[in-house]
RNA sequence: UCCCCGGUCGUCUAACGGCAGGACAGCAGGCUCUGAACCUGUCAAUGGAGGUUCGAAUCCUCCCCGGGGAUCCA
Numbered sequence: 001u002c003c004c005c006g007g008u009c010g011u012c013u014a015a016c017g018g019c020a021g022g023a024c025a026g027c028a029g030g031c032u033c034u035g036a037a038c039c040u041g042u043c044a045a046u047g048g049a050g051g052u053u054c055g056a057a058u059c060c061u062c063c064c065c066g067g068g069g070a071u072c073c074a
Base pairs, nucleotide, nucleotide: 001070002069003068004067005066006065007064010024011023012022013021018054026042027041028040029039030038047063048062049061050060051059
């Protein structure tokens, strides 16, 4: 320098171009003599900038970050 793969709540994981959801964790409450377990509620995310579109996590371009490979130099 080039090619490929990836980036979504704190973590993991969904979302034929159409309300960003679920689980765990956290927090609050219930239950319990207390705790665990269990139950209910709640919190929180699309790496960045443009483009296409009525509408973008999703499609296109560039950039950033991570992983892998190739090439070059030594």
Molecule: transfer RNA
Organism: Myxococcales bacterium